[in-house]
Context: one part of a larger RNA
RNA sequence: CCCUCGUUUAGGAACUCGGCAAACUGGCCCCGUAACUUCGGAAUAAGGGGUGCCUCGCCUGCAAGGGCGAGGUCGCAGUGAAAUGGCCCAGGCGACUGUUUAACAAAAACACAGGCCUCUGCAAACUCGUAAGAGGACGUAUAGGGGCUGACGUCUGCCCGGUGCUGGAAGGUUAAGGCGAAAAGUCAGCCGUAAGGCAAAGCUUUGAACCGAAGCCCCAGUAAACGGCGGCCGUAACUAUAACGGUCCUAAGGUAGCGAAAUUCCUUGUCGGGUAAGUUCCGACCUGCACGAAUGGCGUAACGAUCUGGGCGCUGUCUCAACGAGGGGCUCG
Numbered sequence: 001c002c003c004u005c006g007u008u009u010a011g012g013a014a015c016u017c018g019g020c021a022a023a024c025u026g027g028c029c030c031c032g033u034a035a036c037u038u039c040g041g042a043a044u045a046a047g048g049g050g051u052g053c054c055u056c057g058c059c060u061g062c063a064a065g066g067g068c069g070a071g072g073u074c075g076c077a078g079u080g081a082a083a084u085g086g087c088c089c090a091g092g093c094g095a096c097u098g099u100u101u102a103a104c105a106a107a108a109a110c111a112c113a114g115g116c117c118u119c120u121g122c123a124a125a126c127u128c129g130u131a132a133g134a135g136g137a138c139g140u141a142u143a144g145g146g147g148c149u150g151a152c153g154u155c156u157g158c159c160c161g162g163u164g165c166u167g168g169a170a171g172g173u174u175a176a177g178g179c180g181a182a183a184a185g186u187c188a189g190c191c192g193u194a195a196g197g198c199a200a201a202g203c204u205u206u207g208a209a210c211c212g213a214a215g216c217c218c219c220a221g222u223a224a225a226c227g228g229c230g231g232c233c234g235u236a237a238c239u240a241u242a243a244c245g246g247u248c249c250u251a252a253g254g255u256a257g258c259g260a261a262a263u264u265c266c267u268u269g270u271c272g273g274g275u276a277a278g279u280u281c282c283g284a285c286c287u288g289c290a291c292g293a294a295u296g297g298c299g300u301a302a303c304g305a306u307c308u309g310g311g312c313g314c315u316g317u318c319u320c321a322a323c324g325a326g327g328g329g330c331u332c333g
Stems, first nucleotide, its partner, number of pairs: 001328008010319002014317001019314001027051005036041001038151001052073009074078001086312007093304002098110002114149007126135003152299004157229003162226002164222005171217003177211002182206005189198003230248005257291001258288001269285005
């Protein structure tokens, strides 16, 4: 000097990104216990008092034992060692108990009851398999599969133009296939003195018109389907602002609620609170760069080894270090 422990004057978070770590608290009995609340909770809330041993009396019990009262008595200390909650206030997220990155992440991620949409009539849909077959299910729409959301409360606005899905079938387009006009090759034969030309049937090849489904185009519906939800100018008897008006564009121009937010760039926005002093925090405002309604909006008691801010208590975290114990290092042998 290092590791692991123990104690410490005065102060008590001044440490630090942050009370990280440590300390305080702690069992049992009695008293007492707020906001809020889904009336269950919150709650061991908070905050107080008691606690050993001896003697006597009483109650209870079959007993072991348990309980109550009075008196006495010892220590610094009586849950005498050990085990054994620190507490409060406010906010974000997630309702909750659960689950997870075996070996850097336990969470606001996943799941979850509940909600909604959609498919499926049973040889179900769907999944595995080439098939047989199996699961679904020895179930039958109060069932099963898929998707989104995520307790509860209160709600969930407008847009179907695009994409998807569902329905429709008049018209357009359209494959294989059907039909087979026409053409070509070959060739009996015919013409020609010849070279050559023409050419039936058959066979072979090419092949027009026409007929030909779904799909697509088309016509509707559908957003708790994928998704989307404007701009400019003017206007009130101070000023400012604009309930109001004009105009352009769109499928429709963001409703309720919330809002510098896990979202706000400018930004440490502005005001208020808390501090002597506050880029964080809480309450407001709204100029929302770029919230917003089941990729759910806004609230919410309870819950959380969650995250953020504040306070009380407590402390070697610190001012600022000291001493002690055990182990190591180091020196000597």
Large-subunit ribosomal RNA, domain IV from a bacterium, 333 nucleotides, folded computationally. The full RNA is in RNAcentral, with records from ENA. Its Rfam family is "Bacterial large subunit ribosomal RNA". The coordinates come from a structure-prediction model, not an experiment, and the mean pLDDT is 89.